[in-house]
RNA sequence: AAAGUUUAACAGACAAUCGCCGGUAGCUGAGAGGCUGCGGGAGGAAAGUCCGGGCUCCGUAGGGCAGGGUGCUGGAUAACGUCCAGUCAGUGCGAACUGAAGGAUAGUGCCACAGAAAUGGACCGCCGAUGGACGGAGCAAUCCGUCACAGGCAAGGAUGGAACCGAGGUGUAAGAGACCCCGAGGAACGCUGGUGACUUCGUUCCUGGUAAACCCCAUCUGGAGCAAGACCUAAAGAGAUACAGCUUUUCUUCACGGAAAAGCAGCCUUUGCCCGAGGUGUAUCGAGGUUGGUCGCUGGAGCCAGUCAGCAAUGGCUGGCCUAGAUAGAUGAUUGUCGCCAAAAGUGGGAGGGUAGUUCCCGUCUGAACCACAAAUGGCACAGAACCCGGCUUAUGAGAAACUUUCCCA
Numbered sequence: 001a002a003a004g005u006u007u008a009a010c011a012g013a014c015a016a017u018c019g020c021c022g023g024u025a026g027c028u029g030a031g032a033g034g035c036u037g038c039g040g041g042a043g044g045a046a047a048g049u050c051c052g053g054g055c056u057c058c059g060u061a062g063g064g065c066a067g068g069g070u071g072c073u074g075g076a077u078a079a080c081g082u083c084c085a086g087u088c089a090g091u092g093c094g095a096a097c098u099g100a101a102g103g104a105u106a107g108u109g110c111c112a113c114a115g116a117a118a119u120g121g122a123c124c125g126c127c128g129a130u131g132g133a134c135g136g137a138g139c140a141a142u143c144c145g146u147c148a149c150a151g152g153c154a155a156g157g158a159u160g161g162a163a164c165c166g167a168g169g170u171g172u173a174a175g176a177g178a179c180c181c182c183g184a185g186g187a188a189c190g191c192u193g194g195u196g197a198c199u200u201c202g203u204u205c206c207u208g209g210u211a212a213a214c215c216c217c218a219u220c221u222g223g224a225g226c227a228a229g230a231c232c233u234a235a236a237g238a239g240a241u242a243c244a245g246c247u248u249u250u251c252u253u254c255a256c257g258g259a260a261a262a263g264c265a266g267c268c269u270u271u272g273c274c275c276g277a278g279g280u281g282u283a284u285c286g287a288g289g290u291u292g293g294u295c296g297c298u299g300g301a302g303c304c305a306g307u308c309a310g311c312a313a314u315g316g317c318u319g320g321c322c323u324a325g326a327u328a329g330a331u332g333a334u335u336g337u338c339g340c341c342a343a344a345a346g347u348g349g350g351a352g353g354g355u356a357g358u359u360c361c362c363g364u365c366u367g368a369a370c371c372a373c374a375a376a377u378g379g380c381a382c383a384g385a386a387c388c389c390g391g392c393u394u395a396u397g398a399g400a401a402a403c404u405u406u407c408c409c410a
Stems, first nucleotide, its partner, number of pairs: 001406007010397001012338007020041002023038006043382001047393002050391005055225004067221005072086005087101001088099004102216002107214002109210003123157002125153003130150002132147006165183002168180003184207007193198001229295004239285005245264008266280005302321008339380004346373004352362003
């Protein structure tokens, strides 16, 4: 210098002006509220709503099944599928990274196409010891040959991602872990080290894959969610009780009485009054839901600093701090100065430079390569709390530190 790996932190700063939402103090107002001062006002992801917990209501004697989640070991934590430290396997030259990492020796299933056969089988092939047929030799027992009929085999070929662990030997009619030596992988047991996953060595046994198929084993697990939930509360309507002036008409009744309708009066609205118009039984009571409001609501597994324990995640102690709470949803806009990034006009320096190399190319005051400074101009991402926390995932800007590999110079 180039190419990478990992990690932590930041998220432009300040000022002025104009606004928005809470808090608080004062003044003002009958109240609702208004004015002024002071102080506060988004994030690392507030996002996706994927896990875990707090909190609330419902359910629940207790336990189990079903269903669902998780799945190497140890630790951290309120808890987790998260984090830390490790083990094993894989990837990378490396820094490092990835792991859906229990069980295939519980059982069942599946393994496309091809292929004889995908844990059970024979297409080509090898053999035909034994039995059979035929022929020959022999007095006979029996022996020899041919066939490939029964039968035996799985070495070799062919198929496939994968063919019953691999190579050599023994053995046999031919063969085969059938047996032997060596080797690969796995399991159990003992042993070395380790809390443990695991590991060193040894003995014995075993040998296709698949659990991201059912299943088995271990372990965790009630449901719904702040629109949870608690409280206060109108208007209108329904119900109960009490009270309803005058006139007329109708119905019912022998009558008293009762019911209904219309008009007037009363009451309400139409700014105070009159006329006119419109509407209308009045009062009380309790209940339910709606509307509206209050709480839940932000002081908490909280933040900062120091220190101790621990490899670390994290935890303990001491001191300090209070840091959004809106409800259709506030947290914004403009201007100026500075900062960072890009950009290079230009200014100053510069005698050599480019190249593996050259007879090639550029340049030597009209200034190459390179170095330093640098104006205009442009840009400063992703994104917006809604009960609160711990994580994961996704989106996203420009820098920093440590480490790795290669090259160059000294």
This is a predicted structure of a 410-nucleotide RNA (Bacterial RNase P class A) from Paenibacillus hunanensis.
Taxonomically the source falls in Paenibacillus (Bacteria, Bacillota, Bacilli, Caryophanales).
Its Rfam family is "Bacterial RNase P class A". The family's RNA type in Rfam is ribozyme.
The RNAcentral record of the sequence draws on ENA.
It is recorded under the gene name rnpB.
Its mean pLDDT, the model's own confidence on a scale to 100, is 76.